[in-house]
Context: one part of a larger RNA
RNA sequence: GCCAGGGAGUUCUGGUCAUUGGCGAGGUUAACCACUUGAAGUGGGAAGCCACAGGGAAACCAAUUGUCCGCAGUUUUUAACGAGGGACAAGGUGUGCUCGCCUGGAGUCAAUGGCGCGGAUACCCGAAGCCGGUCGAUCUACGCCUGAGCAGAUUGAAGCCUCCUGAAAGGGAGGUGGAGGAUCGAACCAGUACUGAUGUGCAAAUCGUUUGGAUGACUUGGGUGUAGGGGUGAAAGGCCAAUCUAGGCCGGAAAUAGCUGGUUCCCCCUGAAACUAUUCGCAGAUAGACCUCGACUGAGGCAGAUCGUGAGGUAGAGCCACUGAUUGGAUGCUUAGGGGAAGAAAUUCCUCGGUGUUCUGUCAAACUCCGAAUAUGCGAUCACCGUAGACGUCGGGAGUGAGGCCAUCCGGGGUAAGCUCGAUGGCCGUGAGGGAAACAACCCAGACUAGAGUUAAGGUCCCUAAAUAUCGGUUAAGUGUAAUAUGAAAUGGCGUCGGCAGUCUAAAACAACCGGGAGGUGGGCUUAGAAGCAGCCAUCCUUCAAAGAUAGCGUAACAGCUCACCGGUCGAGAUUGUGGGCCCAAAAAAUGGACGGGGCUAAAACCGGUUACCGAUACUCUAGAACACAGCAAUGUGAUUUCGUAAGGGGGCGUGGUGCAUGGGCAGAAGUGGGGCCGUGAGGUCCUGUGGACCGUGUACCAAUGAGGAUCCUGGU
Numbered sequence: 001g002c003c004a005g006g007g008a009g010u011u012c013u014g015g016u017c018a019u020u021g022g023c024g025a026g027g028u029u030a031a032c033c034a035c036u037u038g039a040a041g042u043g044g045g046a047a048g049c050c051a052c053a054g055g056g057a058a059a060c061c062a063a064u065u066g067u068c069c070g071c072a073g074u075u076u077u078u079a080a081c082g083a084g085g086g087a088c089a090a091g092g093u094g095u096g097c098u099c100g101c102c103u104g105g106a107g108u109c110a111a112u113g114g115c116g117c118g119g120a121u122a123c124c125c126g127a128a129g130c131c132g133g134u135c136g137a138u139c140u141a142c143g144c145c146u147g148a149g150c151a152g153a154u155u156g157a158a159g160c161c162u163c164c165u166g167a168a169a170g171g172g173a174g175g176u177g178g179a180g181g182a183u184c185g186a187a188c189c190a191g192u193a194c195u196g197a198u199g200u201g202c203a204a205a206u207c208g209u210u211u212g213g214a215u216g217a218c219u220u221g222g223g224u225g226u227a228g229g230g231g232u233g234a235a236a237g238g239c240c241a242a243u244c245u246a247g248g249c250c251g252g253a254a255a256u257a258g259c260u261g262g263u264u265c266c267c268c269c270u271g272a273a274a275c276u277a278u279u280c281g282c283a284g285a286u287a288g289a290c291c292u293c294g295a296c297u298g299a300g301g302c303a304g305a306u307c308g309u310g311a312g313g314u315a316g317a318g319c320c321a322c323u324g325a326u327u328g329g330a331u332g333c334u335u336a337g338g339g340g341a342a343g344a345a346a347u348u349c350c351u352c353g354g355u356g357u358u359c360u361g362u363c364a365a366a367c368u369c370c371g372a373a374u375a376u377g378c379g380a381u382c383a384c385c386g387u388a389g390a391c392g393u394c395g396g397g398a399g400u401g402a403g404g405c406c407a408u409c410c411g412g413g414g415u416a417a418g419c420u421c422g423a424u425g426g427c428c429g430u431g432a433g434g435g436a437a438a439c440a441a442c443c444c445a446g447a448c449u450a451g452a453g454u455u456a457a458g459g460u461c462c463c464u465a466a467a468u469a470u471c472g473g474u475u476a477a478g479u480g481u482a483a484u485a486u487g488a489a490a491u492g493g494c495g496u497c498g499g500c501a502g503u504c505u506a507a508a509a510c511a512a513c514c515g516g517g518a519g520g521u522g523g524g525c526u527u528a529g530a531a532g533c534a535g536c537c538a539u540c541c542u543u544c545a546a547a548g549a550u551a552g553c554g555u556a557a558c559a560g561c562u563c564a565c566c567g568g569u570c571g572a573g574a575u576u577g578u579g580g581g582c583c584c585a586a587a588a589a590a591u592g593g594a595c596g597g598g599g600c601u602a603a604a605a606c607c608g609g610u611u612a613c614c615g616a617u618a619c620u621c622u623a624g625a626a627c628a629c630a631g632c633a634a635u636g637u638g639a640u641u642u643c644g645u646a647a648g649g650g651g652g653c654g655u656g657g658u659g660c661a662u663g664g665g666c667a668g669a670a671g672u673g674g675g676g677c678c679g680u681g682a683g684g685u686c687c688u689g690u691g692g693a694c695c696g697u698g699u700a701c702c703a704a705u706g707a708g709g710a711u712c713c714u715g716g717u
Stems, first nucleotide, its partner, number of pairs: 001717006011120004015115009026050003032044004054061002064089001066088004073081003090103005123262002126259001130252006141226009150216001152184003155180001159176007188213003193209002196207002228244001230240003265652006275288005290399001291397006300385002304382007316370001317368002323364003328359007337352006403428007411420002433444003448624007458614003461598003467611001469610006480600002491585003495582003499578006512569005518542003523537003548563001551562003625642002627638004653706001655703010671690008
């Protein structure tokens, strides 16, 4: 892991609500007693409890059949009466008619069920911990008593002897001697490094090599003592029997757990929340909102559209309409100001300021002289819903109170985030189906069952259902073949295709080719030189079809080659600007590589038009089922019923047992292998094999009643 068996809302009590039943201004017995074959049952037993009156802290005081409306209904039917119901009034009480509570008799007992509500173990499993009583010092820590052990080698303290020396104290040398928490190193004790081996080990701490101590604060045997908030500790919170920041065992005890996990058959109806407020509160709870079920009430309701009438200060806009910010001027005033100039000084002038007027330019979430759209209050009309009961009121039961993404509008952040805080809508959550290669929330579309057809989004070369459709363009980059999401900008392009507006052009344009491109003159100056062309000045005239006192190259300076400009040849467009489409460059990431792939070029790319087809659980049709409502039923209605997590409600299936009733079985019960049929399903039934003795059905009641999960338990494998 698998298989089998076991395995979780129970029982008592209190409360509350609903349903059913008994009695009813009353209801009911408890203990106990008697009878009884009986733990059943019958008859007694008002003690007690609840109700019958409330208000007030208390003393204390102490309560209605008066009016109106009116549903169902009734009747003399366009009116009236009217149970229950509603609105007033009246009354009781508290100092009280601006207030509170209460009053016109309905309760009580029992059964069943809901609340898994309060108390109990309280749905099951799960702590670390707290307290009590006991057992431990055969491990280990320390002390005490009594024993034991330490190869070999080295060093050579004091003391002593001899000699030398000194006046002496003393000093020196050589011997002898054998001290030391001395040295090296086995046993022994330890456990440094390899952070080696091992790491389901040889081993719940070992093995190897290496290493520290090894006559000492040494090591060790036996005995003995100290005990759990206690011991012992050369002190590490170490050790106290593989257990220590408070030992083990048993008990309190099923401690508690707002936390994790699990919680067992079926079908039908409805169907959320992740918001607001409070909370020693933020993983929880309580109240409201949102869901569900029931009762009551009795006529309107208001999600949409249009119109009318209100309210508003956003987007925008504006600023000489305020507040605040803000560009550049003009001009007046201020001299009580700073700097400078003139002057002997008074004073004058300039400038920097301050302030007023005026012109001009620009801004604002916390500015507004203005001011939409949308949204919104009320009313009317239409639509829709509603006596098959809406709207509403009351009561039983919840769950939820971590939300998320997308679009739009704001704030925070960096006009970052699959970021964060709000608002509006949608979706996921709780939503299947089709499309987007795959892909919770993007597009289409809300799944009762079965069959047939038609479409949506999206597609139609092959993988792959359907056009290698059609008409007109564009792209040459494999650009592209990617809706959102799956990359891109400034800038540049004599890539290419359209549009618009100019200019030149058969009196010949543009390009190309042929020819000319001259003279005064080598202009003057400068300069070694300066001749069109280093530089400065001037830049005229002539001949001409045309030709600059020269636009470029060149020479030391000339020369030389072109250009402008003109003629000829040729013969039809040329050229400039502007704006648009597609395309190109800009364009870099780590294994080789992705339009889903193959592949695709007058397309299978892009732009625009057209016609077909494919394509879903959508829509239509047919048949059936369920639900809601009406109805005694048959049956009918549903334009617009039947997706669903948490959750609420309803109805069933199966298991064990009991009462009553009624059946089957050795001519084969239960159980079990295989198969058929029926039911929406839990399940039921039949046949056959095996098996070898018990087992059903109907009805009613009772429950230790349903397994795949819990690192579930036990056993097997």
The prediction has a mean pLDDT of 81.
A computed fold for a 717-nucleotide part of an RNA from Methanomassiliicoccaceae archaeon UBA422, annotated as large-subunit ribosomal RNA, domain II.
It matches the Rfam family "Archaeal large subunit ribosomal RNA".
The RNAcentral record of the full RNA draws on SILVA.
Lineage of the source: Archaea > Methanobacteriati > Thermoplasmatota > Thermoplasmata > Methanomassiliicoccaceae.